[in-house]
About this RNA
The prediction has a mean pLDDT of 85. This is a predicted structure of a 590-nucleotide part of an RNA (large-subunit ribosomal RNA, domain I) from Leptospirillum ferriphilum. Rfam family: Bacterial large subunit ribosomal RNA. The RNAcentral record of the full RNA draws on ENA. The organism belongs to Leptospirillum sp. Group III, within Bacteria.
Context: one part of a larger RNA
RNA sequence: GGCAGACGGGGGAUGCCUUGGCAGCAGUAGGCGAAGAAGGACGCGGCGAGCUGCGAAAAGCUCCGGGGAGUCGCUCACAGGCGUUGAUCCGGAGGAAUCCGAAUGGGGGAACCCCGCUGGGGUCAUGCCCAGCGAGCCACAUCUGAAUCCAUAGGGUGUGGCGGCGAACCCGGGGAAGUGAAACAUCUCAGUACCCGGAGGAAGAGAAAUCAAGCGAGAUUCCCCAAGUAGUGGCGAGCGAACGGGGAAGAGCCCAAACCUCCACCACGUGACAGGUCGAAGCCGUUGUGGCGGGGGGGUAGACGGAGGCAAGGCGGUGUCGCUUCGACGGCACCCGGUCGCGAAGGGCGUUAGGCGAACGGUCUGGAAAGGCCGACCAGAGAGGGUGACAGUCCCGUAGUCGAAAACGCAGCGGAGGACCGACUUGUGAUCCGGAGUACCACCGGGCCCGAGAAACCCGGUGGGAAGCAGGGAAGACCACUUUCCAAGGCUAAAUACUCACUGCUGACCGAUAGUGAACCAGUACCGUGAGGGAAAGGCGAAAAGAACCCCGGGCAGGGGAGUGAAAUAGAACCUGAAACCGUCUGCCU
Numbered sequence: 001g002g003c004a005g006a007c008g009g010g011g012g013a014u015g016c017c018u019u020g021g022c023a024g025c026a027g028u029a030g031g032c033g034a035a036g037a038a039g040g041a042c043g044c045g046g047c048g049a050g051c052u053g054c055g056a057a058a059a060g061c062u063c064c065g066g067g068g069a070g071u072c073g074c075u076c077a078c079a080g081g082c083g084u085u086g087a088u089c090c091g092g093a094g095g096a097a098u099c100c101g102a103a104u105g106g107g108g109g110a111a112c113c114c115c116g117c118u119g120g121g122g123u124c125a126u127g128c129c130c131a132g133c134g135a136g137c138c139a140c141a142u143c144u145g146a147a148u149c150c151a152u153a154g155g156g157u158g159u160g161g162c163g164g165c166g167a168a169c170c171c172g173g174g175g176a177a178g179u180g181a182a183a184c185a186u187c188u189c190a191g192u193a194c195c196c197g198g199a200g201g202a203a204g205a206g207a208a209a210u211c212a213a214g215c216g217a218g219a220u221u222c223c224c225c226a227a228g229u230a231g232u233g234g235c236g237a238g239c240g241a242a243c244g245g246g247g248a249a250g251a252g253c254c255c256a257a258a259c260c261u262c263c264a265c266c267a268c269g270u271g272a273c274a275g276g277u278c279g280a281a282g283c284c285g286u287u288g289u290g291g292c293g294g295g296g297g298g299g300u301a302g303a304c305g306g307a308g309g310c311a312a313g314g315c316g317g318u319g320u321c322g323c324u325u326c327g328a329c330g331g332c333a334c335c336c337g338g339u340c341g342c343g344a345a346g347g348g349c350g351u352u353a354g355g356c357g358a359a360c361g362g363u364c365u366g367g368a369a370a371g372g373c374c375g376a377c378c379a380g381a382g383a384g385g386g387u388g389a390c391a392g393u394c395c396c397g398u399a400g401u402c403g404a405a406a407a408c409g410c411a412g413c414g415g416a417g418g419a420c421c422g423a424c425u426u427g428u429g430a431u432c433c434g435g436a437g438u439a440c441c442a443c444c445g446g447g448c449c450c451g452a453g454a455a456a457c458c459c460g461g462u463g464g465g466a467a468g469c470a471g472g473g474a475a476g477a478c479c480a481c482u483u484u485c486c487a488a489g490g491c492u493a494a495a496u497a498c499u500c501a502c503u504g505c506u507g508a509c510c511g512a513u514a515g516u517g518a519a520c521c522a523g524u525a526c527c528g529u530g531a532g533g534g535a536a537a538g539g540c541g542a543a544a545a546g547a548a549c550c551c552c553g554g555g556c557a558g559g560g561g562a563g564u565g566a567a568a569u570a571g572a573a574c575c576u577g578a579a580a581c582c583g584u585c586u587g588c589c590u
Stems, first nucleotide, its partner, number of pairs: 001589009015575001016539002020510002022507007029499002031165002039100003042055003046078001050074002061094006070082003105114003115134007136162009169200001170198005180187001184234001210217002221248005231239002252491003255435001259297005265291004274287001275284002277328006302469001304434004309428005316335007336422005342417001346413001348410005354402003360375005376393002378382001384396003440464008450476001471486005526533002546574001549561004
């Protein structure tokens, strides 16, 4: 030195474990914010660095409810308190809530600096201190008010709103490239990523100027099929419908206009009279006509509908008003009758704390019984977790059942009260109305399965520019016939999409190099000027019983005894403790 064996050191694999993750299902919730959010800075404890909680009233204050013996968070100990006169703790409602942050009096290198007005404290007085108010934009109301007479612009005040944040889903405005085409330009990726604006618990769409085909359907949305079909396509790569059928859900409505009426303004008009609801008489005298704007009524359609006129039928009462009287007609008020997706208290259900909740003993092994053996019991409960090994009957629970002073949610109960209606229907139809710089056309783009194609349809830019119901659009160039539908205004639940968050449950999901980046004080340490990048790190024991005391040592290093414990090669560098690697001893070989 090698080999072998034994025993160690070192190391932290493996096994076991799980407080953390991952995925899903069901339900809830779907927002927070100038009444100052999200997120932070700085503070607050008897002693207090960090985390958590809280905010100068600072690990907390008040009230209401729950709960019932301990308690002053993680966090032991010390000191000092609190609690059956009900603490701690849990829930509800309040109070308080520094500074920064949309940040909003002005500034600013966030958490700082500086100011004005009003009121208050303090001082002889100033300085000083406290409270409230003081950003901008928009809308409405109102006051004021230039050049410039009226006016307008502008300015002031009051009231209301907005602003910022938030995971995905949604709508809109913009909008790539890597890639594919085995190169590449049309094309594709893709209207994707990304940027911007906006909204909601969903959004968007939506009540046919739709389809269809000679039969018919009857808003929208979503799913399945039709169908990888018809098409489109350097006819390459690729892209890719609709009709129709089956399901989910199911809902239909309102304006503009004609016409009537009221109000304001402008213009015109009259004394020989237009008008004052109609008829007659009286009376009045700008009440009139036209235009524009606003309010109310009316009205909403394609078998065209409506207005207006006419005809027929139908239609509560009383009072009052419409210059007066009578009748008719119309408006208003009350009563009566009717309608209502309106609606307070109350009651119901649910959510935010909780309560009750069956049934086991002996013996053996063992450190420990829940294990073995023996004998019982409960079960609307044999889900699960814990307890010194494996517990239906030990603990927490579980099935079942009960429960709210307060706040919130829901509903088909309840009806205080509130709102609305008392008319209209039918027939007729050439007077009126029925969405105009619109439809449509040309050129140029975009969207549709459709890449300019025979290219309809939808949207936009520029230019041109209708009809108006005897009208107009569509049925894939275009025309005819036929059919169908009424654009140029608007609203609309459900079926659908999503999950930052809350609750419950589940897993042929992970088990610490896995599973979130993060089981642990992690978006931390650390790196970077910055945007940004981004770790490692779990396990004594049933219980700290965490090793009094003695010894070695320079010793709050380490170790040897003693003691605890079932175990200390479980001793805190702590479960198990593999391998590399390093030793000690023994044997053999050289």